[in-house]
Overview: The RNA shown here (small-subunit ribosomal RNA) has 1482 nucleotides and comes from a sediment metagenome.
């Protein structure tokens, strides 16, 4: 700082992932040691048990011991009951609730309070009455409680004194100014507690009480700013806002309460609802910002929910207290106890989260005069690798390199100096032995701890895993598995060689850790303040009017809000950054310093912004003259045309479409001529002309009306622009009401097409289109481009208006403003393109966007009669989904050119019988392969055994074949007769070798390595081959455009058979191809010349020469290149044929021709060997042979070739057989012999017939080859004579020595199923206008949604399966509200009824004043009742939606997708969809 991933490649947009950080963490492997920190995120969920606040005898009273006693009581000592004082409102915990002045930050108080401390001051006089505890009785299971009776006090009350205190009233002065501060006067009014020590008994001291003032530090109140999400919450409010009297408070206030007024908050977001303890700070990030808020510290709020007072300096009170409520314990059933979110621990929940430790030695705290007690704060320990820091787990030497393990191309290679080994060292570890600092202030005091640390001794000793290895991303091999098992973060791996799955060697990276999940910020500029974007990617509101808002011309002068600046105050501590110190470093810690605000006061400044006042005209407006216009409305009118009626003339059709029908017409149509009726539109004119904000406006006239343009004087003085809500306006269809209806026409009948045709075309035809008034509010409402203002090269058209020249005048010319078009530079843009009518360059303002799908859906809400609009999500799901642009392919797009492509023409196939092959079927087996073109007389150029791979059986295992090593063998290798076997083979009688240097060697047996496979994979592979295609293309180098993939050259005009050439040209030039070079052929020259012909020529054969180049000539073209045409010539424009196949394409074809990776098999999948099978047969298909006959067929005679083979080969004469063929063997290793061609030609017969045509089938009878013709061979010969009588749709082949007919010869091979294949020769045509069309094929162009590439892509229904979600009678929680009823505790208020020591009267009884109880009354938790609102959960049944290798229907879409597509409506249809109407061009 970036990467991967959309494409065949590319540029962009865009979303998704990934590499870092980081963490109160979990998990899963794995764990040596120390330091410092951190450890219930869930259930604020329930808790057993201990502890976690007491203390004070120097406030009091008392029992207990002890001593003394004058017996009255006095003293000590040490805990302890109860009064009574201070603390229990600190300290500790936790985040539920709280969106609030609750918290942060600056004010504020003229509205406030403060126990204990600290300072000043003054004062503490004298009285009085109760009660605890204790005695007695008495209830109660307990908790606890009543009754009598006595008693103290720093307990409780009056009195008494009082100040600079409180209240009234009077009054003075300054500052200040919202009666706030300092004073004087006079009336009232208010305290107090007493103990210990010493005493000389006066009192001193000293700790306390009391009033006043101040003081510090705490605290309560009020404010400004700042502080989460949702607007599918838009209105909210009743004590509500204010006021007034009262009331209450420390203390303002509607806090309360009474009456009065009708306020008060809301778009700068009220009110609802979600969520949330806030801050210092933490993490992240260059920052800005996100994102969080555990430890730590301020604060706040809670204590089992919830309500409430009490005490008090302070609480509405964690370890008080009353109540209801759930809960949970005890009861003798009558009542009672409890609150760990203190510490520790338990249970529960949960992916998870610690000891029921030690200690008050240190800090702090209560509380005492002290001593001292308390003190789970707090100081250590313990457990956790949960985090950060440190160290170790040895160090050095030590081989061309051990074993072992992995690879291996078998040569090696690698772990790997790694280990052994050899020397060293001891942090750490174990032991031993010294020993702290923390402790202050003279001594005492230490939980941690015998620890940190220091010495010794011992010994390399006890201490390494984890992840990952396709790419991103750093690190590869072997093997196992074979779309299985699996792996994945993202792209994606796996379907038989997997660096991506699993182990394994080896390597990468961190290291006591290493992964992994979860979460944040990074990256992400992917919400863009820094710092995005809106023509076509996602984004421009259909369009105006316009309230708030924002923004705003020149110029003065002022005011300082904003803005700049100095000083101050504040922004706590900790942390962050710098420096400096302490622990052995770090990590942690100390002290010091900077820095942090959108705070707050003062002073200071005036430029820009703002307020404010004052001018000025350039921006906006007015006037005043002219102009153009389908701009609006509204009333009138016209003429063509169509359709209806009517009448006239006329007959038989019309009339429609590819082609027909429906339909209309003899009841008289169409046609044509009059004549009449309605309704809706207004040809030409008409024009990228014109008007309007858009939407939209078109005959002609008149009314009334809105805009704009030119121009020219003056007028007004920034009156401006834009515009969130609002309001208006707005094609087409739609809707309601009433009208109207010629044409056209959804829908719907009908006819056609079709597989179907709910469609395209056709005949009808409803609504509707018209028109009036209301409603609708939408569009490709598009320039896919909001609206204003300015600035920035130009050509060139048009529309209105004006100047200028000019002219008789008009146009042309120049020139000026407004409007509309095209072309282009800069200059932007991915491109494409836009380009003074921006999409450039600036500046306001407003609307919009943030991935695809789900979806503009659904729920909610607003609006509508409805149909529907506006607003608008989520779950799930996908790794893309998009623009542009490129370069192929393709198009039932375009133009151009070529092929026997079609046309033209001859002959076929297709029917017929046979022959072959191949599908299917069949079988034990019918081996294998080949599969549109390009498999199918193909592999086969020879399947009776053999071949042969196939099946049936028999043998057989180192093998039918090859190496090697080791051991045996000497009548041994090799031969081999009876015997048995189908044979293979078994069996041996017999006969019997070679080499040699006499050890052996070869040979053969065994043994064990290995052979061997036509078994598989042609999708591992070589090498061949097939097709496109003998088509004219494929390409590079440089340089040129282009970001870029690519372009350009190869395009373009000519021209060729060709990317053959030629001109042109940002290209010039080269390779592979074409051509030529090679073979053959047609002409000729010239050597030779056997075996040819025949006697010297030149048929002929062989070699090697010549010949043909558009070279001549003429035309036509561009002076080219070429094209016509001619001469010559044996040939003329490549003469004819051949060999020769470009860069690639089909994962074409062959593992069975062969080679080969790899896997499989080894007494078989190998190999011998019989027999069978490859030849089956209801069928199909393909290539063919023969024929249907007379341009034949048959008899008879007769004439001409060339190729090619030929010695286990071809084989002449000559006899034999009708014949195949026999005997025969001449001649021939071949221009010598084999070796006769057939069609033709000449003559004869057959005369149109299933035949003198045709041969299939079939009998018999024979011939040949082989061991062997039964399965399953070929030829003969006689006999049999069957399908056919020119062959549907369709479909091949030839353009000239071709086609067609005709025979001839090789190859394979005993032989032959050849009609087949590959040559030869022989006779020898027909046609070709022409490129419309099928069909291949070039080359250009254009479209694309295609790239596996139209065999393409894809679309919606239905069926299945899962998922996730609307709706839905309902069921059924949670929540906040409301109303009304009831209504604990408790304050407040009343109080007739009960009771009451202190003052006050009274001698007393007794009354009084206050009090308490009870009850009454307001308000109240909660609890009922009801109707509602917000939100969950399920829920028969339903809707659509997502996704899911290989179902079902059909073809919408992308190519003119075969009806251009889309679009807003309507309406129809199994579905995509179709039709209309009216818009788009995308």
């Nucleotide at each position: 700082a970036g990467a991967g991933u959309u494409u065949g490649a590319u540029c962009c947009u865009g979303g998704c992932u990934c590499a870092g950080g980081a963490u109160u963490a979990a998990c899963g492997c794995u764990g040596g040691c120390g330091g410092c920190g951190u450890g219930c995120c869930u259930a604020a969920u329930g808790c057993a048990u201990g502890c976690a606040a007491g203390u004070c005898g120097a406030a009091c009273g008392g029992g207990g011991u002890c001593c003394c006693u004058u017996c009255g009581g006095g003293g000590g000592c040490a805990a302890c009951c109860g009064u009574g004082g201070c603390g229990g409102a600190c300290g500790g915990g936790u985040g539920a609730g709280g969106a609030a002045c609750a918290c942060g930050u600056g004010g504020g108080g003229a509205a406030c309070c403060u126990g204990c401390c600290c300072a000043u001051u003054g004062g503490u006089g004298g009285g009085g009455g109760g009660u605890a505890g204790c005695c007695c009785g008495c209830g109660g299971a307990a908790a606890c409680g009543c009754g009598g009776g006595g008693u103290a006090a720093u307990u409780c009350c009056g009195c008494a004194u009082a100040c600079g205190c409180u209240g009234g009233c009077c009054u003075g002065g300054g500052g200040g100014u919202a009666g706030c501060c300092c004073g004087g006067g006079u009336c009232a009014g208010g305290a107090a507690a007493g103990g210990g020590u010493c005493u000389u008994c006066g009192g001193a001291c000293u700790c306390g009480c009391c009033g006043a003032u101040g003081g510090a530090g705490g605290g309560g109140c009020c404010u400004g700013c700042g502080u989460c999400c949702g607007a599918u919450u838009a209105g909210c409010u009743g004590g509500u806002u204010g006021g007034u009297g009262g009331g209450g408070u420390a203390a303002c206030g509607g806090c309360c309460u009474a009456c009065c007024a009708a306020g008060g908050c809301g778009g700068u977001g009220a009110u609802c609802g979600g969520u949330a303890g806030c801050u210092g700070g933490u993490c992240u990030g260059a920052g800005a910002g996100g994102a969080c808020g555990g430890c730590c510290a301020g604060c706040c709020a809670c204590a089992g929910g919830g309500g409430g007072a009490c005490u008090g300096a302070g609480a509405c009170a964690c370890g008080g207290c009353c109540c209801c409520c759930a809960c949970u314990c005890c009861u003798a059933c009558g009542g009672g106890a409890g609150g760990c979110a203190g510490c520790a621990g338990c249970a529960a929940g949960g992916a998870g989260u610690u000891u029921u430790c030690c200690g008050c030695a240190a800090u702090g705290g209560g509380c005492g005069a002290a001593a001292g007690c308390c003190u789970g704060a707090c100081g250590g320990a313990g457990c956790a690798a949960c985090g950060c820091c440190g160290c170790g787990u040895g160090u050095g030497g030590g081989a061309u390199g051990a074993c072992g393990c992995c690879c291996u191309u078998c040569g090696g290679g690698g772990u790997g100096u790694a280990a052994a080994c050899c020397a060293c060292u001891u942090u750490u570890c174990u032991u031993g032995g010294g020993g702290a600092c923390g402790a202050a202030g003279c001594a005492g005091u230490g939980a941690c701890g015998g620890u940190a640390c220091c010495c010794g001794a011992g010994g390399a000793a006890g201490a390494a895993g984890g992840c990952c290895c396709g790419g991103c991303u750093a690190a590869c091999u072997a093997c196992g598995u074979g779309c299985c098992a699996g792996c994945a973060g993202c792209c994606g791996c796996g379907g038989u060689a997997a660096u991506a799955c699993g182990u394994a060697g080896g390597g990468g990276c961190c290291g006591a850790g290493c992964g992994u999940u979860g979460u944040c910020c990074g990256g992400a500029g992917u919400u863009a303040c820094u710092g995005g974007g809106c023509g076509u990617a996602a984004a421009g509101c259909g369009c105006g009017c316009g309230c708030a808002g924002g923004c705003g011309g020149c110029u003065c002068g002022u005011c300082a809000a904003g803005c700049c600046u100095g000083a101050c105050g504040u922004g706590a501590a900790a942390g962050c950054c710098c420096c400096c110190g302490g622990c052995u470093c770090a990590a942690c810690c100390g002290g010091g310093g900077a820095g942090g605000g959108u705070c707050g006061u003062c002073g200071g400044g005036g430029a820009c912004u703002g307020g404010c006042g004052g001018g000025c005209u350039u921006g906006a407006g007015g006037u005043c003259g002219g102009c153009a216009g389908g701009g609006g409305u509204u009333g009138g009118u016209g003429g063509a045309a169509u359709u209806c009626c009517c009448g006239g003339u006329g007959u038989a059709g019309u009339g429609g479409u590819g082609a027909a029908a429906u339909g209309c017409g003899u009841a008289g149509a169409g046609a044509u001529c009059g004549g009449g009726a309605g309704g809706a539109a207004c040809a030409c004119c008409c024009g990228u002309g014109g008007c309007g904000a858009a939407g939209g406006c078109g005959g002609c006239c008149a009314a009334c009306u809105g805009g704009g343009c030119c121009g020219g004087a003056c007028c007004u003085g920034a009156c401006g622009c834009u515009g969130a809500g609002g309001c208006g306006c707005g094609a087409a269809g739609g809707c309601g009401u009433g009208g109207g209806g010629a044409g056209c026409g959804a829908a719907c009948g009908g006819g056609a097409u079709u597989a179907g045709a709910u469609a395209c075309c056709c005949c009808g035809g409803u609504a509707g289109u018209c028109c009036a008034c209301g409603c609708a509010g939408u569009a490709a409402a598009c320039g896919a481009u909001g609206g204003g203002c300015a600035c920035g090269a130009g050509g060139u058209g048009u529309g209105g208006c004006g100047g200028g020249a000019g002219u008789u005048g008009a146009c042309c010319c120049c020139u000026g403003c407004c409007g509309u078009g095209c072309c282009g530079g800069c200059g932007c843009u991915a491109a494409c393109g836009c380009a003074g009518u921006a999409a450039g360059u600036g500046c306001c303002c407003c609307g919009c966007c943030u991935g695809g799908g789900g979806a503009g859906u659904a729920c909610g809400g607003c609006c509508g009669c409805a149909a529907g609009g506006c607003u608008a999500a989520a779950a799930c799901u996908c790794a893309a989904a998009g623009g542009a642009a490129u370069u192929g392919a393709c198009g039932g797009g375009g133009g151009c050119c070529c092929g026997c492509a079609c046309a033209a023409g001859c002959a076929g196939c297709g029917g017929a019988g046979c022959g072959u092959g191949u599908g299917g079927u069949u079988u034990a087996a019918u081996u294998c392969g080949a599969g549109g073109c390009u498999a199918c007389a193909c592999g086969a150029a020879g399947a009776a055994c053999c071949u042969u791979a196939c099946c049936u059986g028999g043998g057989u295992u180192u093998g039918a074949c090859a190496u090697c090593a080791c051991g045996g063998u000497g009548g041994u290798a090799g031969c081999g007769a009876a015997c048995u076997g189908a044979a293979a083979a078994g069996g041996g009688a017999g006969c019997g070798a070679c080499c040699g240097c006499a050890a052996g060697g070869a040979g053969c047996c065994g043994u064990g390595a290995c052979a061997g496979g036509u078994g598989c994979u042609g999708c591992a592979u070589g090498g061949c081959u097939g097709u496109c295609g003998u088509c004219a293309g494929c390409u590079c180098g440089u340089g040129u455009c282009g970001u870029g993939a690519g372009a350009u050259g190869u395009u373009c005009g000519g021209u060729u058979a060709a990317g053959u050439c030629c001109g042109c040209u940002a290209a010039c030039g080269a390779g592979c191809g074409c051509a030529a070079c090679c073979c053959u052929u047609g002409u000729u020259g010239u050597g030779u010349g056997u075996u040819a012909c025949a006697u010297g020529u030149g048929u002929c054969a062989c070699a090697c020469g010549a010949g043909a180049c558009u070279g001549c000539c003429g035309g036509u073209c561009u002076u080219a290149a070429a094209c016509c045409g001619g001469a010559g010539g044996a040939a003329g424009g490549u003469g004819g044929g051949g060999a020769u196949g470009a860069c690639g394409u089909c994962a074409a074809g062959u593992c069975a021709g062969c080679a080969u990776g790899g896997c499989c098999u080894u007494u078989a999948u190998g190999u011998c060997c019989u027999g069978g099978g490859c030849u089956a047969c209801a069928c199909a298909c393909a290539c063919g042979c023969u024929a249907c006959a007379a341009u034949g067929g048959c008899c008879g005679g007769u004439a001409c070739a060339a190729u090619a083979g030929g010695u286990u080969g071809c084989g002449a004469a000559g006899c034999c057989g009708c014949g195949a063929g026999g005997c025969g063997g001449a001649g021939c290793c071949a221009a010598u012999c084999c070796u006769c061609a057939a069609a033709g030609c000449c003559g004869g017969c057959c005369u149109c017939a299933g035949u003198u045509c045709a041969g299939a089938u079939u009998g018999c009878a024979g011939g040949c080859u082989g061991c062997a013709a039964c399965c399953c061979g070929c030829c003969u010969g006689c006999a049999u004579g069957a399908a056919g009588a020119u062959g549907g749709a369709g479909u091949u082949g030839c353009u000239a020595g071709u086609a067609a007919c005709c025979g001839c010869a090789g190859g394979u091979c005993a032989g032959c199923u050849a009609u087949a294949c590959u040559g030869c020769g022989g006779u020898g045509a027909a046609u070709a206008c022409g490129u419309u069309c099928c069909c291949g094929g070039g080359g250009c162009u254009u479209g694309u949604a295609c790239a596996c590439a139209c065999c393409g892509c894809c679309c919606g229904u239905c069926a299945c399966g899962u998922c996730a979600u609307g709706g839905g009678a309902g069921c059924u929680g949670g929540u906040a509200a409301c109303a009304c009823c009831u209504g604990a505790a408790g304050c407040c208020g009343g109080u007739a009824g009960c009771u009451u020591a202190a003052c006050c009267c009274g001698c007393a009884a007794g009354g009084g004043a206050g009090g308490g109880c009870g009850c009454c009354g307001u308000c109240g938790a909660g609890g009922g009742u009801g109707g509602g609102g917000c939100u969950g959960g399920u829920g028969a049944c339903u809707g659509g939606g997502a996704c899911g290798a290989a179902g079902u229907c059909g073809u919408a879409a992308c190519a003119a997708g075969g009806u251009a597509g889309g679009u807003g409506u309507a309406c129809c249809g199994g579905a995509a969809g179709g039709u209309g109407c009216g818009c788009c061009u995308g």
Its Rfam family is "Bacterial small subunit ribosomal RNA".